[in-house]
RNA sequence: GCGGCCAUAGCUCAACUGGAAGAGCUACCGGUUUCUACCCGGUCGGUUGGGGGUUCGAGUCCCUCUGGCCGCG
Numbered sequence: 001g002c003g004g005c006c007a008u009a010g011c012u013c014a015a016c017u018g019g020a021a022g023a024g025c026u027a028c029c030g031g032u033u034u035c036u037a038c039c040c041g042g043u044c045g046g047u048u049g050g051g052g053g054u055u056c057g058a059g060u061c062c063c064u065c066u067g068g069c070c071g072c073g
Stems, first nucleotide, its partner, number of pairs: 001072007010025004019056001027043005049065005
């Protein structure tokens, strides 16, 4: 330099043929317990890496940039 894959909550990951984002863990609150832990219930937490485009509608499709991984040279 060229090609491919990936980027979504603090962490690990889902999201069907484009119909508008959810789970587990963590944290916090409560229940249980003499207390803690385990367990149970609940709550909080997101400009979906940045920018642009297509569309009535984009996490999803297209372009570009950034970062990471792999391969070729």
Notes: Transfer RNA from a bacterium, 73 nucleotides, folded computationally. The prediction has a mean pLDDT of 82. It matches the Rfam family "tRNA".